[in-house]
RNA sequence: GUUUGCAACAUCCCCGCGAGUUGGGCGGCCGGCAGCGGCCGCAGCGAACCCGCUGCAGAC
Numbered sequence: 001g002u003u004u005g006c007a008a009c010a011u012c013c014c015c016g017c018g019a020g021u022u023g024g025g026c027g028g029c030c031g032g033c034a035g036c037g038g039c040c041g042c043a044g045c046g047a048a049c050c051c052g053c054u055g056c057a058g059a060c
Base pairs, nucleotide, nucleotide: 001060002059003058004057005056006055007054013046014044016053017052018051020049021048022047023045025042026041027040028039029038030037031036
């Protein structure tokens, strides 16, 4: 360097870091008789996926 499998490190467990996609949650505004819809914003969203990076263990 290529590749495979991972997250040990964590003030119970899970959770490496940063973008992004889809779909949820919450809040605000707008529309609607209503079911609900649209836009904007927020966050440990214990959902899935994707790109890059860090680290660990193999293989070459």
Molecule: nadA riboswitch
Organism: Acidobacteriota bacterium